Record summary
A computed fold for a 95-nucleotide RNA from an uncultured Alphaproteobacteria bacterium, annotated as ZMP/ZTP riboswitch aptamer (pfl RNA motif). It matches the Rfam family "ZMP/ZTP riboswitch aptamer (pfl RNA motif)". Gene Ontology terms of the family: one-carbon metabolic process and regulation of purine nucleotide biosynthetic process. For this family Rfam cites "An ancient riboswitch class in bacteria regulates purine biosynthesis and one-carbon metabolism" (Kim et al., Mol Cell, 2015).
RNA sequence: CCCUCUUUGCGUUACUGGCGUCAGCGUGGGGUUCGACCACGGGGAAGCGCGAAGGGGUUAGGUUUUGGGAGUUGCCGCGCGCCUGGGCCAUUCGC
Numbered sequence: 001c002c003c004u005c006u007u008u009g010c011g012u013u014a015c016u017g018g019c020g021u022c023a024g025c026g027u028g029g030g031g032u033u034c035g036a037c038c039a040c041g042g043g044g045a046a047g048c049g050c051g052a053a054g055g056g057g058u059u060a061g062g063u064u065u066u067g068g069g070a071g072u073u074g075c076c077g078c079g080c081g082c083c084u085g086g087g088c089c090a091u092u093c094g095c
Stems, first nucleotide, its partner, number of pairs: 002057011015044002017083005025041005042078001067095001069093004074088003
């Protein structure tokens, strides 16, 4: 130098729904199991990028085009419960 882990600073950021209970997002509009959305405001937020500090490793480790689809463990979105739908890291299988 390189790889990896932890912490931290800056930047960026998907997702932030319905009903009930309740002190527990707000405003306006729409929808009602053929539903669970739209806009704005406030709050939250995994992940991604760059830099810094510390620990570990020494030929291992990591990667092995890109994009999209499906599956699996986990993580993220305003107390709690029941639902609905989505995003992200990793990984597997096809295209």